[in-house]
Context: one part of a larger RNA
RNA sequence: CGUAGGAAAUUUGAGGGAGGCUGCCUUUAGUACGAGAGGACCGAGGCGGAUGAACCUCUUGUGAUCCUGUUGUCGCGCCAGCGGCAUAGCAGGGUAGCGAAGUUCAGUAGGGAUAAGCGCUGAAAGCAUAUAAGCGCGAAGCUCGUCCCAAGAUUAGAUUUCCCUGAAGGGCACUUAAAGACUAUGAGUUUGAUAGGCCGGAUGUGUAAGCGUAGUAAUACGUUCAGCUUACCGGUACUAAUCGCCCGUUUGG
Numbered sequence: 001c002g003u004a005g006g007a008a009a010u011u012u013g014a015g016g017g018a019g020g021c022u023g024c025c026u027u028u029a030g031u032a033c034g035a036g037a038g039g040a041c042c043g044a045g046g047c048g049g050a051u052g053a054a055c056c057u058c059u060u061g062u063g064a065u066c067c068u069g070u071u072g073u074c075g076c077g078c079c080a081g082c083g084g085c086a087u088a089g090c091a092g093g094g095u096a097g098c099g100a101a102g103u104u105c106a107g108u109a110g111g112g113a114u115a116a117g118c119g120c121u122g123a124a125a126g127c128a129u130a131u132a133a134g135c136g137c138g139a140a141g142c143u144c145g146u147c148c149c150a151a152g153a154u155u156a157g158a159u160u161u162c163c164c165u166g167a168a169g170g171g172c173a174c175u176u177a178a179a180g181a182c183u184a185u186g187a188g189u190u191u192g193a194u195a196g197g198c199c200g201g202a203u204g205u206g207u208a209a210g211c212g213u214a215g216u217a218a219u220a221c222g223u224u225c226a227g228c229u230u231a232c233c234g235g236u237a238c239u240a241a242u243c244g245c246c247c248g249u250u251u252g253g
Base pairs, nucleotide, nucleotide: 001152005163006162007161008160009159010158011157015149016148017147018146021049022048023047024046025045026044027043033038051106052105053104054103055102059100060099061098062097066093067092068091069090070089071086072085073084074083075082076081110144111143112142117137118136119135120134169247170246171245172244173189174188175187176186177185194240195239196238197236198235199234200233201232204228205227210223211222212221213220214219
């Protein structure tokens, strides 16, 4: 832009894509078969491998914006307490998110038509013959079935609801994330919880500073499961979404 008004929601499915893997064990049954040795089909159940998808409750990794310990040195006048630099100085942990080695799930079954193959009935050819007429079985393959996309399927479909004449509606702009290279998509723009801040919680770290007590001191203990706490959860208009502008009026009722 189209689908002859606009919007929202629900859909049909032409067509396209994905998937289709496989082992072992138990049982049937030491049965059928076989002189024995050996040893099944069919059927029932269980456990796996590899692969794929989704997810983060658990396990585990990362987590340069969270916490702690600690070395050297410089600074904040000194002590204490902090800060800078040294690969993030080094080291120990770790939220969200994102991952797998973690968790969950998947392939099936079944229907139809068949291939090789196996048959039934059966003539030409009084017999025989699965074939000539006719009928059946038969594969991880074909097709339907499962999952996903899908009306630009220009043959542009269907259903329901709502709205409308500078309107309905859409866009610009702005706050943004579950989205993201840009765009797009989603949530919002004061009739507001969209982001930040703040408050509370969760989580992580592991008991702050100051003071007191004990000790010559290093240090320990008490106050104190303290203090601090990113991306998480809930709340709260304190800050910022200001003021606005543009497109859009027809073969529709």

About this RNA: Large-subunit ribosomal RNA, domain VI from an Acidobacteriota bacterium, 253 nucleotides, folded computationally. Model confidence (mean pLDDT): 84 of 100.